[in-house]
């Protein structure tokens, strides 16, 4: 850096250096911001993705009982799968929805137009999903 794959309206700041910019990119809006932006460093937090614990349920494989056999059952270990715990350890995170929109499908709901049959089309608007894009974890490469 590429795939794959779950999340992303909820949750958590102070303090030191810095000294003007941020809020991923473009644009545009709204905001933060010299009552100090990014940035780096300390301590704190917050959450619970992995890694750990604990029981379960599902396959598959081994040994076992039982059984004339089909098979049923117990244990064991491996995979998955959802459910708890804890915060020890790798990680993120700690203004505002991933601040909003924009680009592409959906259906809805309303306007306008053609043409008419209360139907159909196209065009726009509004709200919504979803995809794209992006962060983060895991996981291959």
């Nucleotide at each position: 850096g590429a795939c794959u794959u779950a999340u992303c309206a909820a949750g958590a700041a102070a303090g030191g250096u810095g000294g003007a910019g941020g809020g991923a990119u473009u644009u545009a809006g709204c905001c933060c911001u010299u009552u100090g932006a990014a940035a780096c460093c300390u301590u704190g937090g917050c959450a619970a993705c992995c890694a750990u614990c604990c029981a379960g349920c599902a396959c598959a494989u081994a040994u076992c009982u039982c059984g004339a056999a089909c098979g049923c059952g117990a244990u064991a270990u491996u995979u998955g799968c959802g459910g708890g715990a804890a915060a020890u350890g790798g990680u993120g995170c700690c203004a505002c929805a991933u601040c909003u929109a924009a680009u592409c499908c959906c259906g809805c709901a309303c306007a306008u137009a053609a043409a008419u049959g209360u139907g159909u089309u196209a065009u726009g608007u509004g709200a919504g999903a979803g995809a794209a894009a992006g962060a983060u974890g895991a996981g291959u490469c």
Annotation: A computed fold for a 141-nucleotide RNA from a Flavobacteriales bacterium, annotated as SAM riboswitch aptamer (S box leader). Its Rfam family is "SAM riboswitch aptamer (S box leader)". Rfam describes the family as follows. The SAM riboswitch is found upstream of a number of genes which code for proteins involved in methionine or cysteine biosynthesis in Gram-positive bacteria. Its family is annotated with regulation of gene expression in the Gene Ontology. Its mean pLDDT, the model's own confidence on a scale to 100, is 79. The source organism's lineage runs through Bacteria, Pseudomonadati, Bacteroidota, Flavobacteriia and Flavobacteriales.